Notes
Predicted 3D model of a 368-nucleotide RNA (Bacterial RNase P class A) from a Bacteroidales bacterium.
[in-house]
RNA sequence: UCAGUAGGAUGGUCUGUCGCUCGUGCGGCAUAGCACGGGAGGAAAGUCCGGGCAGCACAGGGUACUAUGCCGGUUAACGGCCGGUGGGCAGCGAUGUUCAGGUAGCGUAACAGAAAAUAACCGCCCGCAAGGGUAAGGGUGAAAAGGCGAGGUAAGAGCUCACCGCACACAUAGCAAUAUGGCGUGGCUGUACGUCCCAUGGGUUGUAAGAUCAUGUAUAUCGGCGAUUGGGAGCAAUCCUGAUUAAGGGCGACCCGCUCGAUGCCGAGGGGUAGAUUGCUAGAGCCCAGGUGAAAGUCUGGGUCGAGAUGAAUGGCAGACACCACCGCAAGGUGGCACAGAAUCCGGCUCAUAAACCUGCUGCUUUC
Numbered sequence: 001u002c003a004g005u006a007g008g009a010u011g012g013u014c015u016g017u018c019g020c021u022c023g024u025g026c027g028g029c030a031u032a033g034c035a036c037g038g039g040a041g042g043a044a045a046g047u048c049c050g051g052g053c054a055g056c057a058c059a060g061g062g063u064a065c066u067a068u069g070c071c072g073g074u075u076a077a078c079g080g081c082c083g084g085u086g087g088g089c090a091g092c093g094a095u096g097u098u099c100a101g102g103u104a105g106c107g108u109a110a111c112a113g114a115a116a117a118u119a120a121c122c123g124c125c126c127g128c129a130a131g132g133g134u135a136a137g138g139g140u141g142a143a144a145a146g147g148c149g150a151g152g153u154a155a156g157a158g159c160u161c162a163c164c165g166c167a168c169a170c171a172u173a174g175c176a177a178u179a180u181g182g183c184g185u186g187g188c189u190g191u192a193c194g195u196c197c198c199a200u201g202g203g204u205u206g207u208a209a210g211a212u213c214a215u216g217u218a219u220a221u222c223g224g225c226g227a228u229u230g231g232g233a234g235c236a237a238u239c240c241u242g243a244u245u246a247a248g249g250g251c252g253a254c255c256c257g258c259u260c261g262a263u264g265c266c267g268a269g270g271g272g273u274a275g276a277u278u279g280c281u282a283g284a285g286c287c288c289a290g291g292u293g294a295a296a297g298u299c300u301g302g303g304u305c306g307a308g309a310u311g312a313a314u315g316g317c318a319g320a321c322a323c324c325a326c327c328g329c330a331a332g333g334u335g336g337c338a339c340a341g342a343a344u345c346c347g348g349c350u351c352a353u354a355a356a357c358c359u360g361c362u363g364c365u366u367u368c
Stems, first nucleotide, its partner, number of pairs: 002363007012321007020039007041339001045350002048348005053206004060256004065202005070084005085100006101197002105195005121138002123134004146164002149161003165188001166186003170182001171180003210278004219269001221268005226245008248260004285304008323336005
């Protein structure tokens, strides 16, 4: 220099002109108008995860269901982020990607194969034969019951031994997951998935959640439905008021429990309205500096207020500049400029993305 790999920030600027919208102020009967200030992202996308907030509701326990699952830290929380540990795969490498609680039992693993965990087809050995022994060699398969070497055996086999592997214990290092050219004991054993078990978490519906006001209609339609008790009024019939509760209703499914509850409630059918205001943007906010920490993060101080639309604004036109490519000695010319638009808000993850920039690391070649 080139190629690669990991990360960071960015992803247009200015002027003129016309127009839209929000806020503040002036003005104004109202409408109109004037001035100043603001006006779509790094992902606004996906609707995947976690929350704030609102209702059910004053609010629980359990079952079922479901999510996560190595260790430590962080956070409001998370399946997120930071750092680390062990295994598999790809790469020369930097690195990328994927997996990770337990295992006593149970189930499945098509096809092929003799057989998929109580193995024996070919082969080997013994035997006249029938038959017996074998799991070393071969075959099938994704996978065939630790590996290699020596001894031993009729032939073989951890049958025995050494080394490696595996399990357990000890020592050392580490908070831990774990590691070790450490030491000792033991002939010790299949893979994947599901079920099962353990730990931690999960009430639910969602801003079209909700709240307030106005308008207007038809419920005197149909069906179902009780009691007890206290007080007061009254001559009495009865009326008013409170409490309890067993119909019935509500709380995602079910159980318990809680709650409303008897002229009002529940169910069915039908009718009316769907207009206005609010929720609505000052926050787990952003920026700068310092401390602390390996980092994610956190603490302290200072500064700042950055869309709030509602059939849906945030734009159109013109010129110049910036950036990139090509042509040209140059001046200059030609062309290009991505993905994409807020709708309750926030923290993440994932997919899309033209062009250019910065930093760390790896590799080939060349030169010094």
NCBI's taxonomy places the organism under Bacteria, Pseudomonadati, Bacteroidota, Bacteroidia, Bacteroidales. The sequence is in RNAcentral, with records from ENA. Its mean pLDDT, the model's own confidence on a scale to 100, is 76. Rfam family: Bacterial RNase P class A. The family's RNA type in Rfam is ribozyme. The gene name in the source record is rnpB.